[in-house]
Context: one part of a larger RNA
RNA sequence: GGAUGAACGCUGGCGGCGUGCCUAACACAUGCAAGUCGAACGGGGGCCAGCGGCGGGAGGGGAUGGUUUACCAGACCCGGAAGGCGCGGGCCUUAGUGGCGGACGGGUGAGUAACGCGUGGGGAACCUGCCCCGUACCGGGGGAUAACACCUGGAAACAGGUGCUAAUACCGCAUAACAGAAGGGGACGCAUGUUCCUUUCUCGAAAACUCCGGUGGUACGGGAUGGACCCGCGUCUGAUUAGCUGGUUGGCGGGGUAACGGCCCACCAAGGCGACGAUCAGUAGCCGGCCUGAGAGGGCGGACGGCCACAUUGGGACUGAGACACGGCCCAAACUCCUACGGGAGGCAGCAGUGGGGAAUAUUGCACAAUGGGGGAAACCCUGAUGCAGCGACGCCGCGUGAGUGAAGAAGCGUUUCGGCGCGUAAAGCUCUGUCAGCGGGGAAGAAACACGGUUCGCGAGAGCCGCGGACGGUACCCGACCAAGAAGCCCCGGCUAACUACGUGCCAGCAGCCGCGGUAAUACGUAGGGGGCAAGCGUUAUCC
Numbered sequence: 001g002g003a004u005g006a007a008c009g010c011u012g013g014c015g016g017c018g019u020g021c022c023u024a025a026c027a028c029a030u031g032c033a034a035g036u037c038g039a040a041c042g043g044g045g046g047c048c049a050g051c052g053g054c055g056g057g058a059g060g061g062g063a064u065g066g067u068u069u070a071c072c073a074g075a076c077c078c079g080g081a082a083g084g085c086g087c088g089g090g091c092c093u094u095a096g097u098g099g100c101g102g103a104c105g106g107g108u109g110a111g112u113a114a115c116g117c118g119u120g121g122g123g124a125a126c127c128u129g130c131c132c133c134g135u136a137c138c139g140g141g142g143g144a145u146a147a148c149a150c151c152u153g154g155a156a157a158c159a160g161g162u163g164c165u166a167a168u169a170c171c172g173c174a175u176a177a178c179a180g181a182a183g184g185g186g187a188c189g190c191a192u193g194u195u196c197c198u199u200u201c202u203c204g205a206a207a208a209c210u211c212c213g214g215u216g217g218u219a220c221g222g223g224a225u226g227g228a229c230c231c232g233c234g235u236c237u238g239a240u241u242a243g244c245u246g247g248u249u250g251g252c253g254g255g256g257u258a259a260c261g262g263c264c265c266a267c268c269a270a271g272g273c274g275a276c277g278a279u280c281a282g283u284a285g286c287c288g289g290c291c292u293g294a295g296a297g298g299g300c301g302g303a304c305g306g307c308c309a310c311a312u313u314g315g316g317a318c319u320g321a322g323a324c325a326c327g328g329c330c331c332a333a334a335c336u337c338c339u340a341c342g343g344g345a346g347g348c349a350g351c352a353g354u355g356g357g358g359a360a361u362a363u364u365g366c367a368c369a370a371u372g373g374g375g376g377a378a379a380c381c382c383u384g385a386u387g388c389a390g391c392g393a394c395g396c397c398g399c400g401u402g403a404g405u406g407a408a409g410a411a412g413c414g415u416u417u418c419g420g421c422g423c424g425u426a427a428a429g430c431u432c433u434g435u436c437a438g439c440g441g442g443g444a445a446g447a448a449a450c451a452c453g454g455u456u457c458g459c460g461a462g463a464g465c466c467g468c469g470g471a472c473g474g475u476a477c478c479c480g481a482c483c484a485a486g487a488a489g490c491c492c493c494g495g496c497u498a499a500c501u502a503c504g505u506g507c508c509a510g511c512a513g514c515c516g517c518g519g520u521a522a523u524a525c526g527u528a529g530g531g532g533g534c535a536a537g538c539g540u541u542a543u544c545c
Base pairs, nucleotide, nucleotide: 001545002544003543004542006541007540008539009538010537013399014398015397016396017395018394019392020391021357026355027354028353030352031351032350035100036099037098040097041096043094044093045092046091047090048089050087051086052085059078060077061076064073065072066071107310108309109308116235117234118233119232120231121230122229126227127226131223132222133221134220135219136218137217139173141171142170148163149162150161151160152159153158175204179202180201181200182199183198184197185196186195187194188193208215209214236282237281238280243273244272245271248270249269250268251267253265254264255263285307286306287305288304289300290299291298292297312333313332314331315330316329335346336345337344338343363389365388366387367386371385372383373382374381375380402432403431404430405429412423413422414421415420436486439480440479441478442477452467453466454465455464456463457462489534490533491532492531493530494515495514496513500529501528502527503526504525510517511516
């Protein structure tokens, strides 16, 4: 000198873009952060209209009678209403069964010195839901169970029993392909083996909607994407850590896995690693990158992107294409909470927020309008991802705090050799301008094009036009009026190092990065005037080069 996720002191006008718990992977109140599909299924509820007749009998007319002439009763006739019951239908809604998604997205850096990461390779040792392409198929049956009803236990969480029912839930059967085993044959390979053809045993499907176009289901082959595994090389410090190792090293056989493997197991052998640093100990997530430097190199790994690991601590599996699963399950432990004391509930290293720790780090905000994700045929729903807003000069960048003129060099202040000199064109005055902030108006700008509805063309796929459609936000931006108005500080001035005098103090008070200043005339302390530097910042501290 440069740099920082900074902090502290003094000061502080505006905007844009970034960025913000580095400490206790400490504990967490509250709200939200993963749902969706009724076009898979049976029910429940609400609304709407329809049909049926068992049933119901409103209403109208009205002889006649009673009588306070305005009411009551009322044979008979017409009429069939509302409510109620049953049947089937449409729309909305939804607890449950079922499907897909909760393995993504988001957080953190504890652990890890490791094939964890980086880089380059390998497979004759692998898997891959949704998506794309191709081939073939979708035949025919069965038994349950939630919901629901009833009952029981329990304070609750919840649990149990009996009975009924549906499916794209579940289970057989037929058929085919793939796969496996046995036999034969061909081709190939470094080996285990790979590949092709051919004869006998095991294995699948599911219906629903429909605008009749399609959306779906099953098997196999291929692709794409994602992932698992193996290897070479690289990857901090300590020898005041020199020996380490018993599933240890290898083999044979088996189990297990998507797959190779001592991954696991039985048996056999006695090996394997190490001064080219094993083992142990300490420290640490790794990289793209970032900072510095002419470079070589050194330091760092916060934001963003890739990979890994973790989800109170430890262990385990289940489901599934995928997990050993942050907002799933089980067990153990610590902690917190509820309890009727029998028993239960919980996991912010998601977004906000609280306590605590700390020198120190933000709002319990708005919206799904955009981008992206999940579900759905779609409308749409969900989305603290994300887009925005709020707070902090934390950083970078931009702008402003006025411009011109103005010497009687005013007043004032400081200094003086008392003549003057400095602040100083600085101010005032005059003439302008009007950024930003404030005020008024415009601005439904752009970000938006999809989807959807309407319409035109087209056989259709589709295309054109119109409409609907914004959290930010009355924001950005533009215009207008008014008025120099509302906007400058901080550090330094002995040398290094740019900038000097006066007074106070008197080895005191103090300064200080180094050298060093201060003991009566201090350019080094304090104050003032002046000056220098940077500027909405300036210094200090810490750390790196």

Small-subunit ribosomal RNA, 5' domain from an uncultured bacterium, 545 nucleotides, folded computationally. It matches the Rfam family "Bacterial small subunit ribosomal RNA". Gene Ontology terms of the family: ribosome and structural constituent of ribosome.